[in-house]
Context: one part of a larger RNA
RNA sequence: UCCGGCGAGUUACGGUCUGUAGCCAGGUUAAUCCGUUCCGCGGAGGAGCCGUAGCGAAAGCGAGUCUGAAUAGGGCGUCUCAGUUGCAGGCCGUAGACCCGAAACCAGGUGAUCUACCCAUGGCCAGAUUGAAGUGACCGUAAAAGGUCACGGAGGAUCGAACGGGUUGACGUUGAAAAGUCAUCCGAUGAGCUGUGGGGAGGAGUAAAAGUCUAAUCAAACCUGGAGAUAUCUGGUUCUCCCCGAAAUAGCUUUAGGGUUAGCCUCGGGACACUACGUCGCGGGGGUAGAGCUACUGAAUGAGACGAGGGCCCUACCCGGGUACCUCCCUCAACCAAACUCCGAAUACCGCGGCGACUAUCCCGGGAGUCAGUCUGUGGGGGAUAAGCUCCAUGGUCAAAAGGGAAACAACCCAGACCGUCGGCUAAGGUCCCUAAUCCAUGCUAAGUGCGUAAGGAAGAUCUUGUUCUGCGACAGCGAGGAUGUUGGCUUAGAAGCAGCCACCAUUUAAAAAGUGCGUAAUAGCUUACUCAUCGAGAACUUGGGCGCCUAUAAUGAACGGGACUCAAGCAUGGUACCGAAGCCACGGGUGCGGGGAAUGUCGAAUUACGAAUAGCGAAUUCAGAAUGGUGAGAACGUCGUUCGACAUUCGCUAUUCGUAAUUCGGCAUUCCUUGUGCGGUAGGGGAGCGUUGAUAGGCAGAUACAGGCCAUACCGUGAGGAGUGGUUGCGGGCCUAUCAAGUGAUUAUGCCGGU
Numbered sequence: 001u002c003c004g005g006c007g008a009g010u011u012a013c014g015g016u017c018u019g020u021a022g023c024c025a026g027g028u029u030a031a032u033c034c035g036u037u038c039c040g041c042g043g044a045g046g047a048g049c050c051g052u053a054g055c056g057a058a059a060g061c062g063a064g065u066c067u068g069a070a071u072a073g074g075g076c077g078u079c080u081c082a083g084u085u086g087c088a089g090g091c092c093g094u095a096g097a098c099c100c101g102a103a104a105c106c107a108g109g110u111g112a113u114c115u116a117c118c119c120a121u122g123g124c125c126a127g128a129u130u131g132a133a134g135u136g137a138c139c140g141u142a143a144a145a146g147g148u149c150a151c152g153g154a155g156g157a158u159c160g161a162a163c164g165g166g167u168u169g170a171c172g173u174u175g176a177a178a179a180g181u182c183a184u185c186c187g188a189u190g191a192g193c194u195g196u197g198g199g200g201a202g203g204a205g206u207a208a209a210a211g212u213c214u215a216a217u218c219a220a221a222c223c224u225g226g227a228g229a230u231a232u233c234u235g236g237u238u239c240u241c242c243c244c245g246a247a248a249u250a251g252c253u254u255u256a257g258g259g260u261u262a263g264c265c266u267c268g269g270g271a272c273a274c275u276a277c278g279u280c281g282c283g284g285g286g287g288u289a290g291a292g293c294u295a296c297u298g299a300a301u302g303a304g305a306c307g308a309g310g311g312c313c314c315u316a317c318c319c320g321g322g323u324a325c326c327u328c329c330c331u332c333a334a335c336c337a338a339a340c341u342c343c344g345a346a347u348a349c350c351g352c353g354g355c356g357a358c359u360a361u362c363c364c365g366g367g368a369g370u371c372a373g374u375c376u377g378u379g380g381g382g383g384a385u386a387a388g389c390u391c392c393a394u395g396g397u398c399a400a401a402a403g404g405g406a407a408a409c410a411a412c413c414c415a416g417a418c419c420g421u422c423g424g425c426u427a428a429g430g431u432c433c434c435u436a437a438u439c440c441a442u443g444c445u446a447a448g449u450g451c452g453u454a455a456g457g458a459a460g461a462u463c464u465u466g467u468u469c470u471g472c473g474a475c476a477g478c479g480a481g482g483a484u485g486u487u488g489g490c491u492u493a494g495a496a497g498c499a500g501c502c503a504c505c506a507u508u509u510a511a512a513a514a515g516u517g518c519g520u521a522a523u524a525g526c527u528u529a530c531u532c533a534u535c536g537a538g539a540a541c542u543u544g545g546g547c548g549c550c551u552a553u554a555a556u557g558a559a560c561g562g563g564a565c566u567c568a569a570g571c572a573u574g575g576u577a578c579c580g581a582a583g584c585c586a587c588g589g590g591u592g593c594g595g596g597g598a599a600u601g602u603c604g605a606a607u608u609a610c611g612a613a614u615a616g617c618g619a620a621u622u623c624a625g626a627a628u629g630g631u632g633a634g635a636a637c638g639u640c641g642u643u644c645g646a647c648a649u650u651c652g653c654u655a656u657u658c659g660u661a662a663u664u665c666g667g668c669a670u671u672c673c674u675u676g677u678g679c680g681g682u683a684g685g686g687g688a689g690c691g692u693u694g695a696u697a698g699g700c701a702g703a704u705a706c707a708g709g710c711c712a713u714a715c716c717g718u719g720a721g722g723a724g725u726g727g728u729u730g731c732g733g734g735c736c737u738a739u740c741a742a743g744u745g746a747u748u749a750u751g752c753c754g755g756u
Stems, first nucleotide, its partner, number of pairs: 002755005011095013026050003032044005054061002064076004098236002101233001105226006117199008125190001127159003130155001134151006163187003168183004202218001204214002239689006249262005263370002265367007275360001277356008290343001291341002297337002301333004307328004311323004373398001375396008403414003418589004423585003429579003432563003439575006450565001456550002460547001462545002466541004477534001479532003483507003488502003513528001517526002590679032623645001625644008690745001692742009706733001708729006715722002
């Protein structure tokens, strides 16, 4: 590196919203107890909680209450009233709370076998050199001092092995070695080196001090624990399809790469109004662009003129005079301004009305993401009217947009990709070849301009404007003349047309300057103006335009994409046809949303019919009983008649409720047909699904065994995925349907583990 496996929004409790289920002015149990088919349920349990009434700090009062002196006003309530308990899901809070990741902090311990220092006790330092003090002898001195020679053997002395160190260089640098090797070098009787044993430690030790060393770890060791510390930070976060789809802004922020509220997105519900939007018309306010300025405030150029004030000079007693000084006023001409305005648009904005237009609008609630933007056109600030610069405003693109063009090229031009088609038409841009597609006409360019650039420059060619000259002969060329007073005067050494100053006359002439340039010391000389002749038709100057030329110097050749191109394959204008995209059209298909129709299912309402129940009324039957009359001599009592009549039964009617059926209407869902319209998409919202493991219930396969794994495969599905068949393997491990529960899906975390 690759392959395989593992690897990240969970759980508990509380809250809130949505869906769903139960009950409903109520809803619900908790602990606990009892039972049981025994850890799963069933029953009891109403404590408690939420709701049904609020207001007040409270006492308290109560559809009111508080404040208040108040029967005032005001605040919060009532009127306008649905909750509650499960289950599931979205989100929030408290918990480690999506996962991995610090440097650190604290506690308790373990370490001085490495190393730094200290203590105790031992050990070691070849050989060579130098020659201190002191002593002796001799010399010397009055005695000393001093000297010479000898002995002597000091030293953080000298040279140099062991030993200790580590100066310089090379090598080594996935090493022989997590500090070495080789050569060279330093100390080597000392503050020397070294063995053994011992001492003191983590905010502590030790330190001839380098923040050094304390076990390859040191500006606070190591181990374990608090501990899943915390991380406004970085990275990662695992299957599919469908619908919609942002933001990079404002306010506040110990805030600026974080957050919060609003804005913008999504989902659900409600409102349905010319509400929003577009356009047209009408009505508004404005002080921008522009313009203007004796219309203000300022700035500012030139000219003129009278005047005023001041300064300076002259004069000075006053009056005055001068002024190339300053300021003001006035007139004329021209001009400037974000913080000037006598003026003043276009747009924009507000209001009203008409029309258009798939409600695009608004309100309530659940869920977000966004707060680094970018380039480009336009209007501006900053900067240097620099920046792929920066800050605003207003459109667009990208961001989050593929396709065509610009050779290549997020932001430019064209244009917004549901899928398919060896169909068609166009956009920008193109049509000689590379490379799909063209021809015609009229001009321009000669520079390969085209195919990079400025101020500035130039008898480039071309179109155009005006003026002057011109057959009474222009312009250019050639031939000739270009004279005299006079060397004008001055100045000067000189100044004779030609250093300079002044003047610039006159004469002869066809014409000829008191001289245009060169020239000389000054003259001279050459030349020009001017004139004549020759020649014979346009000439000179100028305005504006289009196209070209120079300006134009850098490192491979590199400034049309290339080849190449010249009445073009360049430039300009006009015409004509074609090419050209995922745009548009055509045909077929998928899917979202809306409209219409049909069928089925379900729910609700109404009506009708039937049935049942209840209630009421009426009738009938039976009859307890009551009253009365007859009868039995009388009474009890019996019996007969009449009246009343509870209860019961039957029938009929009415009403209510329930059930069933039919019909009609309405809602919802599904399917089909038809029609309209949509289907780019990051963050993000919403919806529908696939697959894995396990659980529950029902069903099912299998003896040639099955399930599962692996290999192959041209099948089905929009996709996640699902079959079938063949081969191979194989010992209880399966599949389908419905529902439930999750350790449920990996190319990425410098991920972890294994293999390689």
This is a predicted structure of a 756-nucleotide part of an RNA (large-subunit ribosomal RNA, domain II) from a Phycisphaerae bacterium. Its Rfam family is "Bacterial large subunit ribosomal RNA". Model confidence (mean pLDDT): 81 of 100. Taxonomically the source falls in Phycisphaerae (Bacteria, Pseudomonadati, Planctomycetota).